[in-house]
Context: one part of a larger RNA
RNA sequence: UAUGCUUGUCUUGAAGAUUAAGCCAUGCAUGUCCAAGUAUAAACCAUUAUACUGGUGCAACUGCAGACGGCUCAUUAAAACAGUUAUAGUUUCUUCGAUGGUUGAAUAUUACAUGGAUAACUGCGGUAAAUCUGGAGCUAAUACAUGCGUAUAGUCCCAACUCACGAAGGGAUGUAUUUAUUAGUUUCAAAACCAAUUCGGGCGCAAGCCUGAUCUUUGGUGAAUCAUAAUAACUGUCGGACCGCAUGAGCUUGCCUCGGCGGUAGAUCGUUUAAAUUUCUGCCCUAUCAGCUCUCGAUUGUAGUGUAUUGGACUACAAUGGCGUUAACGGGUAACGGAGAAUUAGGGUUCGAUUCCGGAGAGGGAGCCUGAGAAAUGGCUACCACAUCUAAGGAAGGCAGCAGGCGCGCAAAUUACCCAAUCCGAAAUCCGGGAGGUAGUGAAGAUAAAUACUAAUUCCUGGCGCUCUGCGUUAGGAAAUUGGAAUGAGAACAAUUUAAAUCCCUUAGCGAGGAUCCAUUGGAGGGCAAGUCUGGUGCCAGCAGCCGCGGUAACACCAGCUCCAAAAGCGUAUAUU
Numbered sequence: 001u002a003u004g005c006u007u008g009u010c011u012u013g014a015a016g017a018u019u020a021a022g023c024c025a026u027g028c029a030u031g032u033c034c035a036a037g038u039a040u041a042a043a044c045c046a047u048u049a050u051a052c053u054g055g056u057g058c059a060a061c062u063g064c065a066g067a068c069g070g071c072u073c074a075u076u077a078a079a080a081c082a083g084u085u086a087u088a089g090u091u092u093c094u095u096c097g098a099u100g101g102u103u104g105a106a107u108a109u110u111a112c113a114u115g116g117a118u119a120a121c122u123g124c125g126g127u128a129a130a131u132c133u134g135g136a137g138c139u140a141a142u143a144c145a146u147g148c149g150u151a152u153a154g155u156c157c158c159a160a161c162u163c164a165c166g167a168a169g170g171g172a173u174g175u176a177u178u179u180a181u182u183a184g185u186u187u188c189a190a191a192a193c194c195a196a197u198u199c200g201g202g203c204g205c206a207a208g209c210c211u212g213a214u215c216u217u218u219g220g221u222g223a224a225u226c227a228u229a230a231u232a233a234c235u236g237u238c239g240g241a242c243c244g245c246a247u248g249a250g251c252u253u254g255c256c257u258c259g260g261c262g263g264u265a266g267a268u269c270g271u272u273u274a275a276a277u278u279u280c281u282g283c284c285c286u287a288u289c290a291g292c293u294c295u296c297g298a299u300u301g302u303a304g305u306g307u308a309u310u311g312g313a314c315u316a317c318a319a320u321g322g323c324g325u326u327a328a329c330g331g332g333u334a335a336c337g338g339a340g341a342a343u344u345a346g347g348g349u350u351c352g353a354u355u356c357c358g359g360a361g362a363g364g365g366a367g368c369c370u371g372a373g374a375a376a377u378g379g380c381u382a383c384c385a386c387a388u389c390u391a392a393g394g395a396a397g398g399c400a401g402c403a404g405g406c407g408c409g410c411a412a413a414u415u416a417c418c419c420a421a422u423c424c425g426a427a428a429u430c431c432g433g434g435a436g437g438u439a440g441u442g443a444a445g446a447u448a449a450a451u452a453c454u455a456a457u458u459c460c461u462g463g464c465g466c467u468c469u470g471c472g473u474u475a476g477g478a479a480a481u482u483g484g485a486a487u488g489a490g491a492a493c494a495a496u497u498u499a500a501a502u503c504c505c506u507u508a509g510c511g512a513g514g515a516u517c518c519a520u521u522g523g524a525g526g527g528c529a530a531g532u533c534u535g536g537u538g539c540c541a542g543c544a545g546c547c548g549c550g551g552u553a554a555c556a557c558c559a560g561c562u563c564c565a566a567a568a569g570c571g572u573a574u575a576u577u
Base pairs, nucleotide, nucleotide: 001573002572003571004570005569009448011446012445015441016408022406023405024404026403027402028401031064032063037061038060043056044055045054062427071361072360073359081282082281083280086277087276090275091274096270097269098268099267110241114145115144121137122136124134125133126132154173155172156171157170158169161166174238176235178233179232180231181230182229183228198213199212200211201210202209203208219226240264242263243262244261245260248258249257250256251254284332285331286330291323292322293321298320299319300318301317302316303315304314305313336358337357338356340351341350342349343348363384364383366381367380368379386397388395389394414439416438417437418436422435423433424432425431453484454483455482456481457479458478459477460476461475462474463473464472465471466470488517490510492507494506520566521565522564523563524562525547526546531561533560534559535558536557542549543548
């Protein structure tokens, strides 16, 4: 694990893995709206009034999620996985924290706010049919586009003019992309000369002369072409024309200026959440597998391509390497790996499909779109194999999600209820979730634990005492004897339980006398606890794991009686220790 017989209670609870990763009717399993993107529903409710302008809100556009979860174990043997490294070799929606005054083409100006569409809707249609769609007519945006304004200083380049010193003026200079260049310090000392600048001292009325000093900043790592900054170009990313709630303050009262709290969007850096590669070590059986790999990449180098990045990942050009009895390469596996499970004195042996972690897959292969993330299948496109509807022209499909069906088999549950709990998703306190929970089936397995208690009487027996054919006392056994108390199995008002129920736990009223409210399964020669009792059979029928039994007194077969073992369980088969 399966199965046979049996089964009263309580709790728990595995469960179509093994065989067919075989096939599937039907239903459901992924959707989502707040004060805060878009409402003229010819929808509803209100109504001092005007107005689409109050409220609710189908549809539809937009945004986000759908790459998680759930299922299964077919593949897979240095692969995956486990422990341990690295990313100075990379990407990251979201979360949280920072940062961002620089936008050009012109002389007139939209910045109190720009442009053109489209769905829903209306109406006309096509097809046997579909989550099929066409033509026409409208109308929105945080959809799709376009596009202003805001300081001072500095720096660099050009440069009219000028004897020279100098210098009017002009251009560039946000952030991000790509390329190139520069900085991103330190081993080290001395002397002389020239010129300039700044500062100090002395002399001098002044021009000037003498003398001395100064010559600068540099983060981080074990390590960088790092962080960072600059220059020259390149490309053209971002730099809010958005929404809600409050409505105020100021004076120069103006078609004035300023302003709060949120939401949402967006670029860069970090953070977070991950991901992807990566270092070292470790795997079952097999030699009736000893050589394997390589110009169709095998091993290495150089340069490219490609990638988020590294890399023969790929391409070109070179070299000739790389692995192997320390078992390469090949084959097998009724092989996903691990955490773990069973057994075990210790060492070990066997199992691990299965709830946690990692991997892989969605009938088989392959390719791809979207996206931060997929080589996604409850997404798409082909092919192969299946297979559905059809009016025969065409159209649609993927349960190894939850139920359920067929098939397969030794072998496995309901087409139930619910989002109340745990959590997850979304624009979200409200919606959704076969994730998940709750019932149903359920002797997989585990837990607690009923099937009786007691007295008297009668009989039998043991111990002790006595006045011993017996009596007393005490202990036990038997009984078609007579009582007494106790209780839940069952059934049931009620409350509780619960999302709603059920069950349990509580609990009124009912509910036990032998013929019931009746315990079974295996055994009784040995191993091995328990009969040399009775009847039947007669080497037959049969039993027996093994040894053996049975041929007319069977302790062993078939029965009856009695007894033994475990007991709501016991036997059998198989695998394993």